[in-house]
Context: one part of a larger RNA
RNA sequence: CUGGACUUAAAGGGCACGUAGGUGGUGAAUCAGGUUGAAACUAAAGGCCGCCAAAAACUGGCGGAAUGCUCUCGAAACCAAUUCACUUGAAUGAGAUAGAGGAGAGUGGAAUUUCGUGUGUAAGGGUGAAAUACGGAGAUCUAUGAAGGAUUGCCAAAAGCGAAGGCAACUCUCUAGGUCCUUAGCGAUGCUGAGGUGCGAAAGCAUGGGGAGCGAACAAGAUUAGAUAUCUUGGUAGUCCAUGUCGUAAACGAUAAGUGUUCGCCCUAGGUCUACGAGGAUCAGGGGCCUAGCUAACGCAAAAAACACUCCGCCUGGGGAGUACAGUAGCAAGAACGAAACUC
Numbered sequence: 001c002u003g004g005a006c007u008u009a010a011a012g013g014g015c016a017c018g019u020a021g022g023u024g025g026u027g028a029a030u031c032a033g034g035u036u037g038a039a040a041c042u043a044a045a046g047g048c049c050g051c052c053a054a055a056a057a058c059u060g061g062c063g064g065a066a067u068g069c070u071c072u073c074g075a076a077a078c079c080a081a082u083u084c085a086c087u088u089g090a091a092u093g094a095g096a097u098a099g100a101g102g103a104g105a106g107u108g109g110a111a112u113u114u115c116g117u118g119u120g121u122a123a124g125g126g127u128g129a130a131a132u133a134c135g136g137a138g139a140u141c142u143a144u145g146a147a148g149g150a151u152u153g154c155c156a157a158a159a160g161c162g163a164a165g166g167c168a169a170c171u172c173u174c175u176a177g178g179u180c181c182u183u184a185g186c187g188a189u190g191c192u193g194a195g196g197u198g199c200g201a202a203a204g205c206a207u208g209g210g211g212a213g214c215g216a217a218c219a220a221g222a223u224u225a226g227a228u229a230u231c232u233u234g235g236u237a238g239u240c241c242a243u244g245u246c247g248u249a250a251a252c253g254a255u256a257a258g259u260g261u262u263c264g265c266c267c268u269a270g271g272u273c274u275a276c277g278a279g280g281a282u283c284a285g286g287g288g289c290c291u292a293g294c295u296a297a298c299g300c301a302a303a304a305a306a307c308a309c310u311c312c313g314c315c316u317g318g319g320g321a322g323u324a325c326a327g328u329a330g331c332a333a334g335a336a337c338g339a340a341a342c343u344c
C1' cells in the first nucleotide's frame, strides 16, 4: 500500500455552516512537470533461475531473468499548468406564489380551581368493591360576580413548513428559507468536508419571578402472604416566564451528504402550459402498489436498500466496558475522548 461492509446481524456522526484537504461541466490553443514510446548506459556482494565439475547437497566458476536509476530522441490523448471562449451545473435579479418557518408585542374564547354573594339541605366524592380525605363552622348542586395561571377544541388530513431539534387561537411589527416561470444578465464561481464554530426534545442545574391544573419525592387509605408497585385521597420540587448553563434521547427513515441514469399504475397538496365533457403535458414535494435489478431473508424498488461516481463518518467475535486511568470543557449532575489484564 491492499479487503469486505454499515435499515433489521458489529457499524451513518443529533443537525447544519465552513477552514485545510480531496474531488470536479463543455470547446479550443500553448506547454511538456506527471504519463507514455524507442534507444543507450549502469546496477559490489547476496537472493532467484539455468549451465559446468568426481558433484545429490554444501562449495567453486560462468551466464540469465526480473526490476530500478540516469542520459538522449519522439508523441500530445489523459492528469497538472497558462490563456481564450461557452452555458446546461452554481449563485443573483424580474414576474407570480404556498406555508403551525423564526423572534417580539398585544387581544380573545371554552374549561378547571379558588374567592365573594344569593337560593337550598344532607350528603357529596371516589372505586372492581371500599376506605382515607371533604360536609350542619352549611358541602355537592345551582345562579351571578371577581381573581389567577396554563392551554389553544372544531377546522385537522398518509396535509403544510423547517437543516435537525421542532412548529397549531387571533392581530400587528421585524425576519429567514422554499417552489413555479416560453424572463434578464453573470460565466464553473461547484460538491464534500478532518480539525473548528453554531443550533440542538425532555429532564436537570443557577438567579429572580409565577404557581390554576397536572404531578416525581413524600404521607395516608386500599389490594396482597407481603406491596417500598398497580388503584384512591392529598401533595413538594417541577411543569410556565426571563437570563444563563447542560449537550444528551429508540435525537429513528434504526437508511450520512451530493450528482447522474433507470418499467408502469393510483392518490394527494403548490405552481406553469394547454384543453374547456372535467382531461392531457410538465417542474419541485407528500403517500400507496409494482417490473427489472438488489437482498441472508423480511423487504427496497425514480423519495432505492437498483446501476455508477465524489467526499466524510464509522465497523472488525461475546463479556470485561462505554468501565478504569490521564488530560479537556462543566456550578454540579454528568458529557466527550476511551483501553488493558482476565475470561468464554
Base pairs, nucleotide, nucleotide: 004315006313008297012312014199015198016197017196021192022191023190025086026085027084028083029082030081033079034078035075036074037073038072040070042068043067048064049063050062051061052060053059089189092184093183095180096179097178101175102174103173104172105171106170107169108152109151113147114146115145116144117143118142160167161166204245205244206243207242208241209240213239214238218234219233220232221231257310258309259308260307261306264289265288266287267286268285270283271282272281273280274279293300294299317344318343319342328335
A computed fold for a 344-nucleotide part of an RNA from Nicotiana sylvestris, annotated as small-subunit ribosomal RNA, central domain. NCBI's taxonomy places the organism under Eukaryota, Streptophyta, Magnoliopsida, eudicotyledons, Nicotiana. Its mean pLDDT, the model's own confidence on a scale to 100, is 87. The full RNA is in RNAcentral, with records from Rfam.